[in-house]
Context: one part of a larger RNA
RNA sequence: GGAUGAACGCUGACAGAAUGCUUAACACAUGCAAGUCUACUUGAUCCUUCGGGUGAUGGUGGCGGACGGGUGAGUAACGCGUAAAGAACUUGCCUUGCAGUCUGGGACAACGUCUGGAAACGGACGCUAAUACCGGAUAUUAUGAUUGAAUCGCAUGAUUUGAUUAUGAAAGCUAUAUGCGCUGCGAGAGAGCUUUGCGUCCCAUUAGGUAGUUGGUGGGGUAACGGCCUACCAAGCCGACGAUCAGUAGCCGGCCUGAGAGGGUGAACGGCCACAUUGGGACUGAGACACGGCCCAGACUCCUACGGGAGGCAGCAGUGGGGAAUAUUGCACAAUGGGCGCAAGCCUGAUGCAGCAACGCCGCGUGAGCGAUGAAGGCCUUCGGGUCGUAAAGCUCUGUCCUCAAGGAAGAUAAUGACGGUACUUGAGGAGGAAGCCCCGGCUAACUACGUGCCAGCAGCCGCGGUAAUACGUAGGGGGCUAGCGUUAUCC
Numbered sequence: 001g002g003a004u005g006a007a008c009g010c011u012g013a014c015a016g017a018a019u020g021c022u023u024a025a026c027a028c029a030u031g032c033a034a035g036u037c038u039a040c041u042u043g044a045u046c047c048u049u050c051g052g053g054u055g056a057u058g059g060u061g062g063c064g065g066a067c068g069g070g071u072g073a074g075u076a077a078c079g080c081g082u083a084a085a086g087a088a089c090u091u092g093c094c095u096u097g098c099a100g101u102c103u104g105g106g107a108c109a110a111c112g113u114c115u116g117g118a119a120a121c122g123g124a125c126g127c128u129a130a131u132a133c134c135g136g137a138u139a140u141u142a143u144g145a146u147u148g149a150a151u152c153g154c155a156u157g158a159u160u161u162g163a164u165u166a167u168g169a170a171a172g173c174u175a176u177a178u179g180c181g182c183u184g185c186g187a188g189a190g191a192g193c194u195u196u197g198c199g200u201c202c203c204a205u206u207a208g209g210u211a212g213u214u215g216g217u218g219g220g221g222u223a224a225c226g227g228c229c230u231a232c233c234a235a236g237c238c239g240a241c242g243a244u245c246a247g248u249a250g251c252c253g254g255c256c257u258g259a260g261a262g263g264g265u266g267a268a269c270g271g272c273c274a275c276a277u278u279g280g281g282a283c284u285g286a287g288a289c290a291c292g293g294c295c296c297a298g299a300c301u302c303c304u305a306c307g308g309g310a311g312g313c314a315g316c317a318g319u320g321g322g323g324a325a326u327a328u329u330g331c332a333c334a335a336u337g338g339g340c341g342c343a344a345g346c347c348u349g350a351u352g353c354a355g356c357a358a359c360g361c362c363g364c365g366u367g368a369g370c371g372a373u374g375a376a377g378g379c380c381u382u383c384g385g386g387u388c389g390u391a392a393a394g395c396u397c398u399g400u401c402c403u404c405a406a407g408g409a410a411g412a413u414a415a416u417g418a419c420g421g422u423a424c425u426u427g428a429g430g431a432g433g434a435a436g437c438c439c440c441g442g443c444u445a446a447c448u449a450c451g452u453g454c455c456a457g458c459a460g461c462c463g464c465g466g467u468a469a470u471a472c473g474u475a476g477g478g479g480g481c482u483a484g485c486g487u488u489a490u491c492c
Base pairs, nucleotide, nucleotide: 001492002491003490004489006488007487008486009485010484014363016361019357020356021322026320027319028318030317031316032315035063036062037061039060040059041058046053047052070275071274072273079200080199081198082197083196084195085194086193089192090191091190094188095187096186097185098184099183100182101181102136103135104134105133111126112125113124114123115122116121142167143166144165145164146163147162148161149160150159151158152157172180173179174177201247208238209237210236213235214234215233216232217231218230219229220228250272251271252270253269254265255264256263257262277298278297279296280295281294300311301310302309303308328354330353331352332351336350337348338347339346340345367397368396369395370394377388378387379386380385401433402429403428404427405426406425407424411419436481437480438479439478440477441462442461443460447476448475449474450473451472457464458463
């Protein structure tokens, strides 16, 4: 000098676009943050031409709650980055191709009756539908077994194509039509999973570490390879090219600095990972070992009729606490995107906006021109004067910002605008409402007077102050930056 998610002191006009708990992954009152549906059932209400229509609520069922949003505790690891491999793998929704959608059955909620409990929540009996559940049939390029052929690969092997045999599907709905679905098997897209090379902080005042440990065989398990698990067998495996232990830490694109090499850093935005009160576990599912799902255990909080129950803001606001320190219990689904739905639409604290904060960045203003009796006043003075100083006053103007009034968007393909009567435009008004902070001994731009008298104080370093202090305090003057200016902290 540059930089910051900054803080503190003094000061503070406006606008834009950004940013805002770095500390206690501390505890949380309250509200909201994930629902939705032409499959089925219930049938309140309303309408009725008494035929019927509507369809709230509850339940079964489907899809979605694995995305989106938060945080960085853990993790020194194939976690991340980069480059590869899968001849060892999976994939709901979407696109596309081939084929199919035949025939039966029995239940369980809701509901009704009875009944237990303070509650949470149940129990018994009875009735019932389905795209819920369960049989049978049929089926290939599916899967398994047996058996041929061809081609290819670095290897385990892979691909293509025959034959025989066994096994495995389905669901209907309605506005009745180029409708929405359902099933099996291919291909694709996108997504995921696994493996490998290289890279990835510090300590040797950590030198040995390891027993499923290293390898093999059989078996199990997985979508899949594998000590992933298990039985047996062998005795291996890692390590001064730093194993192991300890400490610290999410990683990266990037960001800051620097001519670069490098050093530092990982807020916001984007990618990946991990976590969701602490620890453990599985269930469902295409996908989770699941933030607003389940079970168990622990701590904590709350309710209780003492028998037993309920909860999880590291979602958005907000509260207490901690701290030098960090915002509103706002508006809207209008846009973009997401979930469900054929759609209409519903939901969406994602998102779009508004509010607060000079926290930083960028822009703009606080007036412009003329104006010498060089006014008054302050300060200094060698008492002549000098200086603040064209500065003020005064005269002539202007209207950025501002105030008032009028008009008034784009953002929205037909409708639909939270923002918002906002941005912007026009007219009127009137210099009115808008300047401070730090410094002036040298480094370092900027000097005098008074007060003080090693006191009070200053100070980044050198150092100032003990009676003429350009270094302390005040004043005048000056220098620097400017809606900021200084200080502190940290990095280069």